A computed fold for a 350-nucleotide part of an RNA from Trifolium pratense, annotated as small-subunit ribosomal RNA, central domain. The full RNA is in RNAcentral, with records from SILVA. Its mean pLDDT, the model's own confidence on a scale to 100, is 84.
Context: one part of a larger RNA
RNA sequence: UUGGGCAUAAAGCGUCUAUAGGUGGCUUUUUAAGUUCGCCGUCAAAUCCCAGGGCUCAACCGUGGACAAGUGGCGGAAACUACUAAGCUGGAGUACGGUAGGGACAAAGGGGAUUUUCGGUGGACGAUGAAAUGCGUAGACAUCGAAAGGAACACUCACGGUGAAAGCACUCUGCUGGGCCGACACUGACACUGAGAGACGAAAGCUAGGGGAGCAAAUUGGAUUAGAGACCCCAGUAGUCCUAGCCGUAAACAAUGGAUACUAAGUGGUUGUGUGUAUCCACCCGUAUAAUGUUGUAGCUAACGCGUUAAGUAUCCAUCCUGGGGAGUACGUUCGCAAGAAUGAAACUC
Numbered sequence: 001u002u003g004g005g006c007a008u009a010a011a012g013c014g015u016c017u018a019u020a021g022g023u024g025g026c027u028u029u030u031u032a033a034g035u036u037c038g039c040c041g042u043c044a045a046a047u048c049c050c051a052g053g054g055c056u057c058a059a060c061c062g063u064g065g066a067c068a069a070g071u072g073g074c075g076g077a078a079a080c081u082a083c084u085a086a087g088c089u090g091g092a093g094u095a096c097g098g099u100a101g102g103g104a105c106a107a108a109g110g111g112g113a114u115u116u117u118c119g120g121u122g123g124a125c126g127a128u129g130a131a132a133u134g135c136g137u138a139g140a141c142a143u144c145g146a147a148a149g150g151a152a153c154a155c156u157c158a159c160g161g162u163g164a165a166a167g168c169a170c171u172c173u174g175c176u177g178g179g180c181c182g183a184c185a186c187u188g189a190c191a192c193u194g195a196g197a198g199a200c201g202a203a204a205g206c207u208a209g210g211g212g213a214g215c216a217a218a219u220u221g222g223a224u225u226a227g228a229g230a231c232c233c234c235a236g237u238a239g240u241c242c243u244a245g246c247c248g249u250a251a252a253c254a255a256u257g258g259a260u261a262c263u264a265a266g267u268g269g270u271u272g273u274g275u276g277u278a279u280c281c282a283c284c285c286g287u288a289u290a291a292u293g294u295u296g297u298a299g300c301u302a303a304c305g306c307g308u309u310a311a312g313u314a315u316c317c318a319u320c321c322u323g324g325g326g327a328g329u330a331c332g333u334u335c336g337c338a339a340g341a342a343u344g345a346a347a348c349u350c
Base pairs, nucleotide, nucleotide: 004321005320008303014200015199016198017197021193022192023191025088026087027086028085031082033081034080035077036076037075038074039073040072041071042070049065050064051063053061054060091190092187093186094185096182097181098180099179103176105174106173108171109170110153115148116147117146118145119144120143121142125134161168162167205246206245207244208243209242210241214240215239219235221233222232257317258316259315260314261313262312265295266294267293268292271290272289273288274287275286276285299306300305323350324349325348332343333342334341335340
């Protein structure tokens, strides 16, 4: 390479948008590039194969013949792909009417708790397995009142909602993105995927300026212990928070790429709408649809398990894998302020 794979064995980019490319709905028409049919040329000799011959046989030698594939030309066919022209509405989208939501951003407001300070009462704490360090008679702890400041929003909270993912939850307001449903009005294949590329991307970390209540790497001290660079305790700085930039990684996980179609059932919760029975209305029951759970048939799977939210049956596109270690290392390059990130070997060894 061919082939085979990617939940757990190696392998799904963290997620999305989109360029090139690849692939692509139904009907009619044109052309004939692909496709297909016929004929002609070419495809050296030797070799291989077939037939009959020559060395006593054979190997070997010599004669004649042929398949298949390729390629060029000429002439046909028009189903499929492609092209041309015209149309269609089922895919896709726009408009209309509804609707749920911690979706995003900005601004304003709120209460509880912790801490600190001040004042009153009062008179001795706190910690642990046990202690000690620690705080405190210069009045602590506790309790009551007042003030300041920062961070996070108990209950509701759920197997629940929403977002592409990361993520998102006190309340109200403004602005804004997407989804779903219903009717069918409009456009008429406008679609799917997506190498490069771009955007977003937890926590930690970095730069500058603020802020700093609690918590808390580092660090100091006290214990434990043979030792204790730890687990436990008293403290405590970066950081955690805000603004503006950078970083670009996670077991970024459902360890499961996206799209489309098809393929038994049972049951639960959530939202909206249509509809049937019914009704004053709301519920309840049935049914259709969207999202999200669970059990499970067929099928699949090495097994575990998956099972209409597939790991089933098929098609299209793209990433990635090819024994373990060396190694996500070295070197080079790109990016970054740095930390490092991305790309990414070999020798050697089993």